[in-house]
Predicted 3D model of a 538-nucleotide part of an RNA (small-subunit ribosomal RNA, 5' domain) from an uncultured bacterium. Its mean pLDDT, the model's own confidence on a scale to 100, is 85. The RNAcentral record of the full RNA draws on ENA and SILVA.
Context: one part of a larger RNA
RNA sequence: AACGAACGCUGGCGGCGUGCUUAACACAUGCAAGUCGAACGCGAAAGGGACUUCGGUCCCGAGUAGAGUGGCGCACGGGUGAGUAACGCGUAGAUAACCUGUCUUUCUGUCCGGAAUAACACGCCGAAAGGGGCACUAAUACUGGAUAAUCUUGUUUGUCGUGGGACAGACAAGGAAAGGUGGCCUCUGUAUAUGCUACCGCAGGAAGAGGGGUCUGCGUACCAUUAGCUAGUAGGUGGGGUAAAGGCCUACCUAGGCGACGAUGGUUAGCGGGUCUGAGAGGAUGAUCCGCCACACUGGCACUGGAACACGGGCCAGACUCCUACGGGAGGCAGCAGUGAGGAAUAUUGCGCAAUGGGGGCAACCCUGACGCAGCGACGCCGCGUGAGCGAGGAAGGCCUUCGGGUCGUAAAGCUCUGUCAAGAGGAAAGAAGUGCACGGUGGUUAAUACCUGCCGUGUUUGACGGUACCUCUAAAGGAAGCACCGGCUAACUCCGUGCCAGCAGCCGCGGUAAUACGAAGGGUGCGAGCGUUGUUC
Numbered sequence: 001a002a003c004g005a006a007c008g009c010u011g012g013c014g015g016c017g018u019g020c021u022u023a024a025c026a027c028a029u030g031c032a033a034g035u036c037g038a039a040c041g042c043g044a045a046a047g048g049g050a051c052u053u054c055g056g057u058c059c060c061g062a063g064u065a066g067a068g069u070g071g072c073g074c075a076c077g078g079g080u081g082a083g084u085a086a087c088g089c090g091u092a093g094a095u096a097a098c099c100u101g102u103c104u105u106u107c108u109g110u111c112c113g114g115a116a117u118a119a120c121a122c123g124c125c126g127a128a129a130g131g132g133g134c135a136c137u138a139a140u141a142c143u144g145g146a147u148a149a150u151c152u153u154g155u156u157u158g159u160c161g162u163g164g165g166a167c168a169g170a171c172a173a174g175g176a177a178a179g180g181u182g183g184c185c186u187c188u189g190u191a192u193a194u195g196c197u198a199c200c201g202c203a204g205g206a207a208g209a210g211g212g213g214u215c216u217g218c219g220u221a222c223c224a225u226u227a228g229c230u231a232g233u234a235g236g237u238g239g240g241g242u243a244a245a246g247g248c249c250u251a252c253c254u255a256g257g258c259g260a261c262g263a264u265g266g267u268u269a270g271c272g273g274g275u276c277u278g279a280g281a282g283g284a285u286g287a288u289c290c291g292c293c294a295c296a297c298u299g300g301c302a303c304u305g306g307a308a309c310a311c312g313g314g315c316c317a318g319a320c321u322c323c324u325a326c327g328g329g330a331g332g333c334a335g336c337a338g339u340g341a342g343g344a345a346u347a348u349u350g351c352g353c354a355a356u357g358g359g360g361g362c363a364a365c366c367c368u369g370a371c372g373c374a375g376c377g378a379c380g381c382c383g384c385g386u387g388a389g390c391g392a393g394g395a396a397g398g399c400c401u402u403c404g405g406g407u408c409g410u411a412a413a414g415c416u417c418u419g420u421c422a423a424g425a426g427g428a429a430a431g432a433a434g435u436g437c438a439c440g441g442u443g444g445u446u447a448a449u450a451c452c453u454g455c456c457g458u459g460u461u462u463g464a465c466g467g468u469a470c471c472u473c474u475a476a477a478g479g480a481a482g483c484a485c486c487g488g489c490u491a492a493c494u495c496c497g498u499g500c501c502a503g504c505a506g507c508c509g510c511g512g513u514a515a516u517a518c519g520a521a522g523g524g525u526g527c528g529a530g531c532g533u534u535g536u537u538c
Base pairs, nucleotide, nucleotide: 001537002536003535005534006533007532008531009530012384013383014382015381016380017379018377019376020342025340026339027338029337030336031335034072035071036070039069040068042066047060048059049058050057051056079295080294081293088220089219090218091217092216093215094214095213098212099211100210103208104207105206106205107204108203109202110201111145112144113143114142122133124131125130151174152173153172154171155170156169157168158167159166160165179200180199181198182197183196184195221267222266223265228258229257230256233255234254235253236252237251238250239249240248270292271291272290273289274285275284276283277282297318298317299316300315301314320331321330322329323328348374350373351372352371356370357368358367359366360365387417388416389415390414397408398407399406400405421479423474424473425472426471427470431465436460437459438458439457440456441455442454443453444452482527483526484525485524486523487508488507489506493522494521496519497518503510504509
C1' cells in the first nucleotide's frame, strides 16, 4: 500500500460498486423453457336464455378453455470450480483430414400416389405411478413413384501441387420436396373449388458470415527423501468406425517406444485477459467483469439432433430422502429467492418484462429469477453534514499548582445570522426507440388502381423503478462524533492508585513505594463516520 475480509468500540445522509473464500454438505416451498390455430384432427364446462310430457332438447358461451399429433426451441442464457499438470489453457500456425440448424446472397424446383396412428369413444388391469385391448380419423407426421443440377459414387482425361492429393471436363449409376394465409378472375344457380397472384414456408445446389471439431511448434507449480516406465505398449499391412487424420477399435506381422533436456510416480492446482504490490525487474494472486475448459447426487451408457453423451431429457447400477394398499413407485437448487448444517463470516421465499438481449410466432402477442430495478450489510471507494460570525468580568466547574497562578478556553453562556442533509408540503422528469392500427405519399410485384410488401410523413399507444431523481416552499441550530494512541522507534505529559502484584507488550522492554510504559483522571496527538485489532499478499 492492498483486501470478496472478520472481530471490538462507535455510527447522520447520499451516489456507485460489492456480498458462502468454509460442506461439489443435505434440501421444505414457489418460480427459473417454452411457443406456434397462418401445419393438423378433436373439442368441453360454469353461467345465461328458449321450449318441456319435468326425463330432457335446443341456442349463446365457443370452434373458446383444454389435452393430443406435428414444427422450432430446450446444446443458448444462468450456476459452480469437484476433477484436470493436460494440446486443458495461452500464443503462433495447419486442416490437400473436417462439419455447420437458423441468417445473408444467388440458381433451380415444389409433379402423381399410398398406408397408418395419437387425440376422441367403449371396455380392462393397477393403491398410485402408469399400462394394455378393440374400433374411428387428420396433417407441413410416415411412405412409394417421377423429374433434376455445378449434388453423391464409380470410371476416365487434362491442369496444378508438397508425398498422400486438389481443381476442372466427359461418361455411367444413384438420389428431393409440403403445404398454409390473404386477394382476384371465370363458369351452370349457390358454396367450397380448378386457376392466377403476393407473402410465409418446403426441397436441391453454389457461395458468404458467424460457430465449432481435430492436429502441431513454443510456454505453463512443487518433490529425485519418486529412476526406471510401457503389451494396444511403439510401428506397419488389411478391415471397421467417425463429419474428419489417427491403435480410435480389430486381425496379423515386426520389437519396438519414453527417460537426468527429469520419463514414471506422488503432492497441489481450473487456465488466461487481468488484479494487488513495486521506480522497475520481479513477487503474490486468478472474487466481481470478459474469453476458454470441466462438471451437474456418484459411476457408466447410449438415443434424438446441425450440434449433447445433454444442470431443470432417457436407461442401468450405487448411496441418500420421500410415498405405498408391501405388489411397487417418486426425487436430484454447483439456476433465483429461501431452510438446516458447517463456519470468524457473506443478503429478500421482493417488483417488472418499461428498457437491452434471447426462444417461439406473418403478426398481435406469449415465455424469459437472463436482465432492468428495488430491499438488507459502513463490506469497499467517493462526496456531504453534524453549523457560521461576534463574544473576557478569561464566568461556574474539572485538573494541576512553587498557592502567586496556570490550563480546558472564544471553548461555553449571550447576541447576530445561514439553511446543506434529515423532517413535512407542493410541482415533477429523462430513460420511449418502436411494434401494431388508421390515413396520406412514393416505389416493387401483378392482368389489376385487389392483396401483399419496402421507404417516408401525420395521428394514436407502451415506465417495474416511482410520485423516484430534480425544483420550490415551511419550520428549525434544532435530529447527527467517535476511535486509537501519548517510554524510544513515533506526533503527543502531568497527577492519583498499585507496589516484580494486578497488569502491558510489534521490537527494545516496563512494574520490587514518587511508574510520562500497568489502571484511572485532566490535558494532548493522530485519524474521523469511522477508528483500532487480527489474518493474508507485495